Overview
A computed fold for a 75-nucleotide RNA from a Candidatus Bipolaricaulota bacterium, annotated as c-di-GMP-I riboswitch aptamer. Rfam family: c-di-GMP-I riboswitch aptamer. About the family: GEMM was predicted in a large-scale screen for bacterial structured RNA regulatory elements. Genes associated with GEMM are involved in a diverse array of functions, including chemotaxis regulation, signal transduction, secretion and chitin. Of the family's consensus pairs, 94% are formed in the model.
RNA sequence: CCCUGUAAAGGGCGAACCCGCUGGAAGGCGGGGGCGCAAAGCUGCGGGUCCAGAUCGGACAGCCGGGCUGCCAGG
Numbered sequence: 001c002c003c004u005g006u007a008a009a010g011g012g013c014g015a016a017c018c019c020g021c022u023g024g025a026a027g028g029c030g031g032g033g034g035c036g037c038a039a040a041g042c043u044g045c046g047g048g049u050c051c052a053g054a055u056c057g058g059a060c061a062g063c064c065g066g067g068c069u070g071c072c073a074g075g
Base pairs, nucleotide, nucleotide: 002075003074004073005072012037013036017032018031019030020029021028022027035062041068042067043066045065046064047063048060049059050058051057
């Protein structure tokens, strides 16, 4: 550096739902809570879905794909 992810070690993230805040909405933030995840880290590039005040726009990265980065182990 490349490939792989079964076991192990240290860990990490945090679904639904509830509460508070925020937004026109989708949604977002914080707390609780854990369904799950080897990238469930980042990225709105392609597809897709959602909102809309449907022109201009906005949202979802845990929908799929791509790009960038990363712990451990094995080859």